[in-house]
């Protein structure tokens, strides 16, 4: 020098003018609310973004049971909680620095496995070897039938691989080496992992249904609360029973009234079933129509941020100490000017250098990313400029 990897901080400063939001002050008016002006210190992000996870908070509400559905899915930690981090473990990628994983189950059970093959789940197309019969050139051929997954052949994938024995021909059939799975001793908290033992040894596909195990109530600041203002109602579904006490009335029969059970129906329990609860002459559900669509609170001091020290590899996590730093409502946190910064092109010139050329000083020209809080954190994804360190690999020089 080229090509690469990993971390970290930053997000152009400085001043004039002007503007705008809340805050404090401080004047004047006012009875007050508040209205107007002066000052004064504040005012966006690493991602304010996508709303994909988790939470905090708030309300419905009871959250009870079973299906259904969801999501997650190696192992130990961290953490208020996570689908997030961290640290490991096995698998993979790269020469390397590093880096990636939806990584639990295919002897529960179904389903699929294009093309090509005989066959993709129980197979024999060719090949080898063989019994019977037949034929006849005595070594071979041909009918049936039986063995074999060694070879060929065809796939992305063919019954664990190499070898050597063994055999009719073969085959873990036998024996060594690999591979897996099992047992068993060890080492790890544990994923795992080493040792020995055992021929145990029929694909594949769960981000295909599916199985297991863990979690998993819905809505969301337009959440919710208070205050003012304003309105104006019509229709339609719903719209029982039976039993048994009480109390009135009545001479009785009966009738009226409440209460309770059953059981029906009606709504609610934000997918269904029960369960539960409320109503049975009104809750409740619907259709249309109408009025506001102001204010004030929720609101920002917070699982908060920086420093130090301490535990831990890390993630964090405690103690102490300082600081407080947006709350806006169609949406503030801007804009113009000068100076410096930074990158880029050009050009002058300097010193190095055979040169190629980088370096430096000065001028111009030109550019300076992505991107705007809206209830608050924690993470995750996407978008961006350029600086820094450290580290890999390649080629050249000393």
């Nucleotide at each position: 020098u080229g090509a690469g990897g990993a971390a970290g901080a930053c997000a152009g400063g400085c001043a004039a003018u002007u503007g705008c939001g809340g805050c404090c002050u401080u004047c004047a008016c006012g009875a007050a609310a508040g209205u107007g002006g002066g000052g004064g210190a504040c005012g966006a992000g690493g991602a304010a973004a996508g709303u994909c996870c988790g939470a905090a908070c708030u309300c419905c509400g009871c959250a009870g049971a079973g299906c259904a559905g969801a999501a997650u899915g190696c192992u130990g930690g961290a953490u208020a909680a996570c689908g997030u981090c961290c640290a490991g473990u096995g698998a993979g990628g790269g020469c390397g620095a590093c880096c990636u994983c939806a990584a639990g189950g295919a002897a529960a059970g179904u389903g699929c496995c294009a093309c090509a093959g005989a066959a993709a789940c129980a197979u024999a197309c060719c090949g080898c070897c063989u019994g019977a019969c037949c034929a006849u050139u005595u070594a071979u051929g041909g009918u049936c039938g039986g063995g074999u997954a060694a070879g060929g052949g065809u796939g992305a994938a063919a019954u664990g691989g190499u070898a050597a024995g063994g055999u009719a021909a073969g085959a873990g059939c036998u024996u060594a080496c690999c591979g897996a799975c099992a047992g068993u001793c060890g080492a790890g908290u544990g994923a795992u992992u080493g040792g020995c033992u055992g021929g145990u040894c029929g694909g594949g596909u769960a981000a295909a249904c599916c199985c297991c195990a863990u979690u998993c109530g819905g809505a969301g600041c337009a959440a919710g609360a208070c205050c003012a203002a304003g309105u104006a109602g019509a229709g339609g579904g719903g719209a029982u029973a039976g039993c048994g006490g009480g109390c009135c009335c009545g001479g009785a029969a009966g009738g009226g009234u409440u209460c309770g059970c059953u059981a029906g129906c009606a709504g609610g329990u934000u997918g269904c079933u029960c369960g539960c609860c409320u109503g049975u002459c009104a809750a409740c559900c619907u259709u249309c129509g109408g009025g506001u669509u102001g204010g004030u609170u929720g609101c920002u001091u917070g699982a908060g941020g920086c420093g130090u020290c301490a535990g831990g590899u890390a993630a964090c996590u405690g103690a102490c100490g300082c600081c407080c730093u947006g709350g806006a409502u169609a949406g503030a946190u801007g804009a113009u000017u000068g100076c410096c910064g930074c990158c880029a092109g050009c050009a002058u010139c300097g010193g190095c250098g055979a040169g190629a050329g980088a370096c430096g000083c000065u001028g111009c020209u030109g550019g300076u990313a992505c991107a705007a809080a809206a209830u608050u954190c924690g993470g995750c994804u996407u978008a961006c400029g350029g600086c820094u360190u450290c580290c890999u690999c390649a080629a050249c020089u000393c």
Source information: Bacterial RNase P class A from Ktedonobacter sp., 398 nucleotides, folded computationally. It is recorded under the gene name rnpB. Of the family's consensus pairs, 99% are formed in the model. The coordinates come from a structure-prediction model, not an experiment, and the mean pLDDT is 76. Its Rfam family is "Bacterial RNase P class A". By type it is a ribozyme. Rfam's curators write: Ribonuclease P (RNase P) is a ubiquitous endoribonuclease, found in archaea, bacteria and eukarya as well as chloroplasts and mitochondria. Lineage of the source: Bacteria > Bacillati > Ktedonobacteria > Ktedonobacterales > Ktedonobacter.